[in-house]
Model confidence (mean pLDDT): 76 of 100. Predicted 3D model of a 155-nucleotide RNA (FMN riboswitch aptamer (RFN element)) from Paenibacillus durus. Its Rfam family is "FMN riboswitch aptamer (RFN element)". From the family's description: The RFN element is a highly conserved domain that is found frequently in the 5'-untranslated regions of prokaryotic mRNAs that encode for flavin mononucleotide (FMN) biosynthesis and transport proteins. RNAcentral holds the sequence, with entries from Rfam.
RNA sequence: CAAGAUUCUCGGGGUAAGGUGAAAUUCCUGACCGGCGGUGAGGUUCGCGAGGGCGGACCGCAGCCCGCGACUCCUUUUUUUCUUAGCUGGAAAGAAGGGACUGAUCUGGUGGAAAUCCAGAGCCGACGGUAAAGUCCGGAGGAGAGAGGAUCAAA
Numbered sequence: 001c002a003a004g005a006u007u008c009u010c011g012g013g014g015u016a017a018g019g020u021g022a023a024a025u026u027c028c029u030g031a032c033c034g035g036c037g038g039u040g041a042g043g044u045u046c047g048c049g050a051g052g053g054c055g056g057a058c059c060g061c062a063g064c065c066c067g068c069g070a071c072u073c074c075u076u077u078u079u080u081u082c083u084u085a086g087c088u089g090g091a092a093a094g095a096a097g098g099g100a101c102u103g104a105u106c107u108g109g110u111g112g113a114a115a116u117c118c119a120g121a122g123c124c125g126a127c128g129g130u131a132a133a134g135u136c137c138g139g140a141g142g143a144g145a146g147a148g149g150a151u152c153a154a155a
Stems, first nucleotide, its partner, number of pairs: 004152007017029003031135002033125002035068004042059007063123002072100012105121005127138003
């Protein structure tokens, strides 16, 4: 230093202004937002080399490229409670897994090379509630991809 165990903390943003209407942050014009990891012709700096360059450290700019999470559904194991005289069975709640589902990008520029850079034009966004919701209210003081810290033993 990497991997491991235990533990703690952190871990999502957004309808201005107007129109119609009895009623819409839901419709219409328009406004606004972009979780996590990776990739990244990126940046800074140090060293080496005659030089083209080579190597190290730190930081890092993709909603629509790859993957993950959240929502929903199915399912396995297990714990507790209820039901029963008892067992089987059934029901509810909890814990640990597995599976299904899971949105959206092009054009031009530069260049040896760009779906990430620059410019332009587009597009996407669970479920329940409600005048039809990415943005309001709710499940949710929830869950979570993951990020960081502390401790431990061993090599």